RNA sequence: GAUGAAAAAGCCAAACCUGUCGUGAGGCAGGGACGGAAAACCACGGGUCUUAAUGAGACAGCCGGGUUGCUAAAU
Repeated sequence: GAUGAAAAAGCCAAACCUGUCGUGAGGCAGGGACGGAAAACCACGGGUCUUAAUGAGACAGCCGGGUUGCUAAAU
């Protein structure tokens, strides 16, 4: 350097509750923990969803892809 098993000190945080923004899907903050080894980031392909509807949006914790990163046995 390549590949990559297991684990979780540390990390993130589903549902739900509260506040707030949004018409909405949902976003953000606090609480909370079902889970996660990319559950970090990017709407590029597919998919789902929303709408004041053809114009524009939401979801990265749906799948794939790209970029970066942690740990780390065997080879």

Predicted 3D model of a 75-nucleotide RNA (c-di-GMP-I-GGC riboswitch aptamer) from a Desulfobacteraceae bacterium. It was read from a public genome assembly, where an Rfam model found it. The prediction has a mean pLDDT of 77. The organism belongs to Desulfobacteraceae, within Bacteria. It matches the Rfam family "c-di-GMP-I-GGC riboswitch aptamer". Rfam links the family to the GO term cyclic-di-GMP binding.